[in-house]
The prediction has a mean pLDDT of 77. The RNA shown here (Glycine riboswitch aptamer) has 109 nucleotides and comes from a Chloroflexota bacterium. It was read from a public genome assembly, where an Rfam model found it.
């Protein structure tokens, strides 16, 4: 000095769905109290692909050590995909992810 790297901080943008009903209270909040919705805090699952074991083994007919018939178990494994635990459904707070800066560090000259 420089990087479409990593992480902490600061600013700024930054969706979506009930200001639903009841109790209580001015509203927040609470209530497995009722129904009805959102996905972008943060959680959980998977696809090819790779790795290990294997033609056994495992299931189903079957009187049956046979025979046929089907089929592979198992781990790694990604989202804005999907679940809706948990969050969340005027505002205010939050809010993945993009963006300018700044510092540490990490890679190149």
């Nucleotide at each position: 000095u420089g990087c479409a790297c990593a992480a902490a901080c600061a600013g700024g943008g930054g969706a979506g769905a009930g200001a639903u009903c009841c109790a209580u209270a001015a509203g927040a909040u609470u209530g497995a109290g009722a129904c009805a919705c959102c996905g972008a805090a943060g959680g959980g699952g998977c696809a090819a692909a790779c790795c290990u074991c294997g033609u056994a083994g495992c299931a189903g007919u079957g009187u049956g050590c046979a025979a046929c018939u089907g089929u592979g178990a198992g781990g790694u494994g990604a989202a804005a995909c999907u679940c809706u635990c948990a969050g969340g459904u005027a505002a205010a707070a939050g809010g993945a992810c993009c963006c300018u800066g700044u510092c540490u560090g990490g890679c190149a000259g």